[in-house]
Molecule: SAM riboswitch aptamer (S box leader)
Organism: Gracilibacillus thailandensis
C1' cells in the first nucleotide's frame, strides 16, 4: 500500500512546549491568540489482540502487556438502492458508499 472481517448515537483531560491552524475529502456548520496543529510529561476511557480467572455458550469478569481513543453521533449531509409519507419535489427510516480503529492475509 492492498484484500478481508468486526465495530463506530456509550466512555474518558490537565500541564509544558509551540506558534495558526484544526475538525480525512467536498459543502454546511463548528472549534481556535481566554491560544489551533505538532511534540513532550502525567492522567484517564475502553476492552479489539495478548494474558489471567470462572465457565463452557459464539459467554462473563480483571487489566500489569500490544494498539486505539479522550469537543460536537464517524459534528451533519454526500455515489447508489429499498420502503414509507406527503407530492412532482421534498421528508423519514434502513441498507450502502466514504472514512476511522482493531484482528487476519498478501
Nucleotide at each position: 500500500u492492498u484484500c478481508u472481517u468486526a465495530u463506530c448515537c456509550a466512555g474518558a483531560g490537565a500541564g509544558g512546549u509551540g506558534g495558526a491552524g484544526g475538525g480525512a475529502c467536498u459543502g454546511a456548520c463548528c472549534c481556535a491568540g481566554c491560544g489551533a496543529a505538532g511534540c513532550c510529561u502525567c492522567g484517564g476511557c475502553a476492552a479489539c489482540c495478548a494474558g489471567c480467572a470462572c465457565g463452557u455458550a459464539u459467554g462473563u469478569g480483571c487489566c500489569c502487556g500490544g494498539u486505539g481513543c479522550c469537543a460536537a453521533u464517524u459534528u451533519c449531509a454526500g455515489a447508489g438502492a429499498a420502503u414509507c409519507a406527503a407530492u412532482a419535489u421534498u421528508g423519514a427510516u434502513u441498507c450502502g458508499a466514504a472514512g476511522a480503529u482493531g484482528g487476519g492475509g498478501a